[in-house]
Annotation
This is a predicted structure of a 141-nucleotide RNA (c-di-AMP riboswitch aptamer (ydaO/yuaA leader)) from a Deltaproteobacteria bacterium. The organism belongs to Myxococcia, within Bacteria. Its Rfam family is "c-di-AMP riboswitch aptamer (ydaO/yuaA leader)". Rfam describes the family as follows. This family represents a conserved RNA structure found upstream of the ydaO and yuaA genes in Bacillus subtilis and related genes in other bacteria. RNAcentral holds the sequence, with entries from Ribocentre. The coordinates come from a structure-prediction model, not an experiment, and the mean pLDDT is 77. The model forms 88% of the base pairs in the Rfam consensus.

RNA sequence: ACCGGCCGACCGCCGAGUUCUCCGGCGCCCGCCGGAGAAGCGGGGGACCCGAUUCUUUGGGGCGAAUCCGUUAAAACGGUAGGGCAAGAAACCUCCUGUCCGAGCCCGGCAGCUAACCCCGUAGGCAGGAGGAGGAGACAU
Numbered sequence: 001a002c003c004g005g006c007c008g009a010c011c012g013c014c015g016a017g018u019u020c021u022c023c024g025g026c027g028c029c030c031g032c033c034g035g036a037g038a039a040g041c042g043g044g045g046g047a048c049c050c051g052a053u054u055c056u057u058u059g060g061g062g063c064g065a066a067u068c069c070g071u072u073a074a075a076a077c078g079g080u081a082g083g084g085c086a087a088g089a090a091a092c093c094u095c096c097u098g099u100c101c102g103a104g105c106c107c108g109g110c111a112g113c114u115a116a117c118c119c120c121g122u123a124g125g126c127a128g129g130a131g132g133a134g135g136a137g138a139c140a141u
Base pairs, nucleotide, nucleotide: 012126013125014124018039019038020037021036022035023034024033025032026031040122041121042120043119044118045117050112059110060107061106062105063104068079069078070077082101083100084099085098086097092135093134094133095132096131
């Protein structure tokens, strides 16, 4: 110097998954854990009207970007709708380029939309890199 592995921190990334208050406990002064709330964000159920004439073991439905096609005995594989990332002139929109994902879980015979109303979640994961162009808007002078 290069390659590989592990740990920690900062800046960051996917995702709704963040912030605050009170009570109790621990450590010992500023944090952590548990419980109960609130705000914010996210999701589901649920009228008239509208839609649908569909489904009812060929079940149906929800969260999510994660659908669909080909191939295979199956798995693998190839592609694809769709989605993420590419720092410090950023954030927002569009295009190009590069790269990655294109899973999984849940409800339990049942749910279109849906005001009032009702219910639920607020997790988990990543680990070091970092291209170009145009547009629109804001602030300051």